[in-house]
Context: one part of a larger RNA
Molecule: small-subunit ribosomal RNA, 5' domain
Organism: Jacaranda copaia
């Protein structure tokens, strides 16, 4: 020179677009981030003189809470990355090709008593379903035959029909496994391994395998660096360079690991599960001292570390997710606004005329030079921004209705130069030079280096040179 998720000093007018805890994966007050279905159910509740409507929902029960959001601790490993493979799985959606016959016993919720401070409960009865159980059946599995094993449910409607179920087969998209190559550093780490390495039987998994066992062999791996230690989530991709490479791993996007530490498991189509369970340590709140609750590395915020990073805001109108037969709910994702010159890129702080070359500073050979058309000054112009009124959106698809944004962008009229310039340098390097005043003092400095009385290098003026809503400087990177 570039670049930065940067931060400090000094200034700081507008808009658009990005970004914003790089430290303590430290600990957390407060709210709200996952529900939803009454067209699967039994039932209370509200209105109604009543039949009955309607509407709410604690439970049963069915989809989803394994997705979406966040982090980067731990990991040098099939964790990525890239090429392959073969013994697999599969909820929802598509294609297809049967079925959905016939019975049953329960269990909340509700009622009765009752333990507890409380979280949360024992107990006796009743009771409904798309909840469960038996059976019938099966182009399906398992079997060399024979023979054996296995399913279902109904809802809505006046009907037509839709819509859910159950088994097979294929697909799609999507997941688990192998395996080949590549993936920091150190030899002041040279040996390291006993489920270790193959094998046979047994178990185990959706599925292949020492995965797991019991026996049997004695392998297997290492300077093509095993094994130990450090240090690290990885790619696409960012920076920089002519390039070859070097560094790097924020935003975004794809893969991996984690959810207060540590372990296990149930449930399910899928978790060993962030806002689920159970155990067991920390630590915190509560208590009637017997026992209990929690778990922000979701979004806002707070405290605390720190040079150092934002609002306890807004709407579901857009795009998606969840659900549901639909209205519609939920939805801190997302959309959007709010704070920060943190970066980027746009305008803008007037223009035109205007020498007595004013006054004043500043320099001096006293003769002038210079700040400098700059200024004042012109009724001589324009209105970007400013302010004021008046109209106002596109983003909505889809007949019609829907707009958080937002009275926002934008456009019309008034107004009237009105509101808007700082930082650093000026020995060389490196663009830009003199004066006071100090006197190896005060101090300057990136490297040469300046100051001991004429300092162009410290401080202060004047003036000049870069850049400019910035500017210098510090960190790190090429």
């Nucleotide at each position: 020179g570039g670049a930065u998720g940067a931060a400090c000093g000094c200034u700081g007018g507008c808009a658009a677009c990005a970004u914003g805890c790089u430290u303590a994966a430290c600990a957390c007050a407060u709210g709200g981030a996952a529900g939803u279905c009454a067209g699967a159910u039994g039932g209370g509740a509200a209105c109604u003189a009543g039949u009955g409507u309607u509407u709410c929902c604690a439970g049963u029960g069915g989809c989803g809470g394994a997705c979406g959001a966040g982090u980067g601790a731990g990991u040098a490993a099939c964790g990525u990355g890239u090429a392959a493979g073969a013994a697999c799985c599969a909820a929802c959606c598509c294609u297809u090709g049967g079925g959905a016959g016939g019975g049953g016993a329960a269990c909340a919720u509700u009622a009765g008593a009752u333990a507890g401070a409380a979280a949360c409960g024992g107990c006796u009865g009743u009771u409904a379903a798309u909840a469960c159980c038996c059976u019938a059946u099966a182009g399906g599995c398992u079997a060399a035959a024979g023979a054996g094993c296995a399913a279902a449910a109904g809802g809505a409607g006046g009907a037509a029909u839709c819509u859910a179920c159950c088994c097979a087969a294929g697909g799609a998209g999507g997941g688990g496994c192998u395996u080949g190559c590549a993936u920091c550093u150190a030899a002041u780490u040279a040996g390291c391994u006993a489920g270790u390495u193959g094998g046979u039987g047994a178990g185990g998994c959706a599925a292949u395998a020492g995965c797991u066992u019991a026996c049997c062999a004695a392998g297997g791996u290492g300077a093509u660096g095993a094994u130990c230690a450090g240090u690290a989530a990885u790619u696409g991709g960012u920076c920089u360079g002519a390039g070859a490479g070097g560094a790097u791993a924020a935003u975004c996007a794809g893969c991996c690991a984690c959810a207060c530490u540590g372990g296990g498991a149930c449930u399910g189509a899928g978790a060993c599960a962030u806002g689920g369970c159970c155990c067991a340590a920390a630590c915190u709140c509560c208590u009637a001292u017997g026992g209990g609750a929690g778990g922000c590395a979701a979004c806002a915020g707070u405290a605390g570390g720190g040079a150092a990073u934002u609002u306890u805001c807004u709407g579901c109108a857009a795009u998606g997710g969840g659900u549901g037969a639909a209205a519609g709910c939920c939805u801190a994702a997302u959309g959007g606004a709010g704070c920060a010159a943190u970066g980027c890129c746009u305008c803008a702080u007037g223009g035109a005329g205007g020498u007595a070359g004013a006054a004043g500073g500043c320099c001096c050979a006293u003769g002038g030079g210079u700040c400098g058309u700059g200024a004042a000054c012109u009724u001589u112009u324009u209105u970007u921004u400013c302010u004021c009124a008046a109209a106002g959106a596109a983003g909505a698809a889809g007949u019609a209705g829907u707009g958080a944004u937002g009275g926002u962008a934008u456009c019309u009229a008034g107004g009237g130069a009105a509101u808007a310039a700082g930082c650093a340098u000026c020995g060389a390097u490196u663009a830009a030079c003199u004066c006071u005043a100090u006197g190896c003092c005060a101090g300057c400095a990136g490297c040469c280096g300046c100051g001991g009385u004429a300092a162009g290098a410290a401080a202060g003026a004047a003036g000049a040179u870069g850049c400019a809503a910035g500017u210098g400087u510090u960190g790190u990177c090429c």